Overview:
This is a predicted structure of a 347-nucleotide part of an RNA (small-subunit ribosomal RNA, central domain) from an uncultured bacterium.
Context: one part of a larger RNA
RNA sequence: CUGGGUGUAAAGGGUGCGUAGGCGGCAAGGUAAGUCUGAUGUGAAAGACCGGGGCUCAACUCCGGGGGUGCAUUGGAAACUAUUUUGCUAGAGUACAGGAGAGGAAAGCGGAAUUCCUAGUGUAGCGGUGAAAUGCGUAGAUAUUAGGAGGAACACCGGUGGCGAAGGCGGCUUUCUGGACUGAAACUGACGCUGAGGCACGAAAGCGUGGGGAGCAAACAGGAUUAGAUACCCUGGUAGUCCACGCUGUAAACGAUGAGUGCUAGGUGCUGGGUCAUAAGGGCUCGGUGCCGAAGUUAACGCAAUAAGCACUCCACCUGGGGAGUACGGCCGCAAGGCUGAAACUC
Repeated sequence: CUGGGUGUAAAGGGUGCGUAGGCGGCAAGGUAAGUCUGAUGUGAAAGACCGGGGCUCAACUCCGGGGGUGCAUUGGAAACUAUUUUGCUAGAGUACAGGAGAGGAAAGCGGAAUUCCUAGUGUAGCGGUGAAAUGCGUAGAUAUUAGGAGGAACACCGGUGGCGAAGGCGGCUUUCUGGACUGAAACUGACGCUGAGGCACGAAAGCGUGGGGAGCAAACAGGAUUAGAUACCCUGGUAGUCCACGCUGUAAACGAUGAGUGCUAGGUGCUGGGUCAUAAGGGCUCGGUGCCGAAGUUAACGCAAUAAGCACUCCACCUGGGGAGUACGGCCGCAAGGCUGAAACUC
């Protein structure tokens, strides 16, 4: 390289948009680049192959024959691919009518709870644990009542419920805004799929500047435990967690399962629509989300119309373990570090 693979053995990019490229619906006509076919030329000799001959055989050698991927010129074929012309509507999209949703952004508002402050009542404890102690408290704590401040998060509803490309999204109201679904079939007429590079988004932690800081809490301090205890438990507690703007670009970013299209028994829940019918139960259908299972598949576990089944298209990735996601170089970053990514050696 061919090949074989990628749920768990090595292997699906974190996710989307999209450039080049690759691939691409139905019908008719043209062309003939690919494709197929005929002819001509070339494809040196030697070698190789086949049939003979000569050295006593063979090696060796001589003669004859056939073949030769391919290349060029030329005549033809038109199914497929390509290209071009014309048309179509089943793919795709637009407009229309609807209902669903924690989809996104901003502003405002609300109640419960924790903490703190002030005041009242009240008195000796509170707190914490396996048990304690550190800690708090007669300068009046804990408890309780009233008032106030401030920050963060939104109990119940809440659900293998919903929405989003993924990350993710949950109090209420308003404004702005994206997408999906269903119905009907008016319009466009293949406008599609995938997508190397590229661009954008991307939890938490972290970084920069400025705010904010209730609770929680790395680091840190103290108390315990212990042989020790740089831990697990307890009392405190700073970054941080929150907001604005900018950066970082990672994850068990997981369904450990790339995207798209078609096909292949059923059963039973939930959810958003449509439709038929009924007194009620229900039937059919489109989209999503679960469970169980047929064929099939799998090393097994399992998967099974939301496939890991049967096929096609495109992208990404794997090729024994360690060394190592390291070194070096390059690119990116304020840094932390990220991306790309070896070898010696060793088993």
Rfam family: Bacterial small subunit ribosomal RNA. Gene Ontology terms of the family: structural constituent of ribosome and ribosome.
The prediction has a mean pLDDT of 88.